[in-house]
RNA sequence: GUCCUGCGACCGCUGAAUCCGCCUCACGGCGGAACCGGGGACCCACGUUCUUGGGGUGAAUCGGCACGUCAGUGCCGUAGGGCAGCUUCCACGCCCGAACCCGUCAGCUAACCCGGUAGGCGGCAUGGAAGCAAGG
Repeated sequence: GUCCUGCGACCGCUGAAUCCGCCUCACGGCGGAACCGGGGACCCACGUUCUUGGGGUGAAUCGGCACGUCAGUGCCGUAGGGCAGCUUCCACGCCCGAACCCGUCAGCUAACCCGGUAGGCGGCAUGGAAGCAAGG
C1' cells in the first nucleotide's frame, strides 16, 4: 500500500415495521402515539359456491422453451415494483419480478371488533426540469 473478515458509531435503501412513557438489577413486561393490515350494515354491486374450492398480505402477475413419471428445476420474456435532501415529470443505467398465511369462510361497508410494528441489505449515492425544504 492492497485485499478479506469481525465489532461499534454514524449516514442511508427496501418495508407499515418508528417514537415515547411506566415497571424490572437485568432479561423482559405493560401501555400510549403514529403508521399498516384484516373482519364488519343500509345503499350499491355480484348470480356464485357446492374440489377445477374460495380468500388474504405483498410490486411479485402472466406467457414461451427445455429437462422431468410427477412434484418440480433452469432459461428467456412480461404485468407490476425499487434505486441518497423531498415530491412529480423526462432521459440513461442497474436491480426485483419472491415468499407466506386463513382453513370450506369473508364483495363494498358507518358504528364497532381484531391484529402487526419484522426481516434483509448498503457506504459517494446518474443527469435534466418545476416546486418545496435546508443553508450554524
This is a predicted structure of a 136-nucleotide RNA (c-di-AMP riboswitch aptamer (ydaO/yuaA leader)) from Nonomuraea rhizosphaerae. Of the family's consensus pairs, 92% are formed in the model. It was read from a public genome assembly, where an Rfam model found it. Its Rfam family is "c-di-AMP riboswitch aptamer (ydaO/yuaA leader)". Rfam links the family to the GO terms regulation of gene expression and cyclic-di-AMP binding.